[in-house]
RNA sequence: GGGGAUGUAGCUCAGCUGGGAGAGCACCUGCCUUGCACGCAGGGGGUCGCAAGUUCGAACCUUGUCAUCUCCA
Repeated sequence: GGGGAUGUAGCUCAGCUGGGAGAGCACCUGCCUUGCACGCAGGGGGUCGCAAGUUCGAACCUUGUCAUCUCCA
């Protein structure tokens, strides 16, 4: 320098052929307990790496760019 993959909540990840952004763990509050843990109920938290484009509508399609991993040279 060139090719490929990945990027979504604090962490690990899902998200179907473009139409509701979600799960588990973690965090907070309450109940339970003498107290802690477990358990139960409820709650908060996201510019979907960034920017632009296409579209009535984009996490998803297109382009550029950044980071990480990997292959070739």
This is a predicted structure of a 73-nucleotide RNA (transfer RNA) from a Clostridia bacterium. It was read from a public genome assembly. The source organism's lineage runs through Bacteria, Bacillati, Bacillota and Clostridia. Rfam family: tRNA.